[in-house]
């Protein structure tokens, strides 16, 4: 460097919930809280699940793949 992830190290995200909020709704912002998370960083390109005002419309990047950057270093 590629791979690979440990009861290292030092930080980092932040599920349920409950509070303002915005959306018709799936949900989305923000605070609080932490259940997990080595990409739980970004990207809807494949599937997939849900929403609707069924439209050349939307959501989910914490379902799985893919594509893209990135931090540590025992095995």
């Nucleotide at each position: 460097c590629c791979a690979c992830g440990a009861c290292a190290a030092g930080g980092g995200c932040a599920a349920a919930c409950c509070c303002c909020u915005c959306g018709c709704g799936a949900g989305g912002g923000g605070g609080g809280g932490g259940c997990g998370c080595a990409a739980a960083g970004c990207c809807g390109c494949g599937g997939g699940u849900c929403c609707c005002a069924c439209g050349u419309g939307g959501a989910c990047a914490g379902c799985c793949g893919g594509g893209u950057u990135g931090c540590c270093g025992a095995a």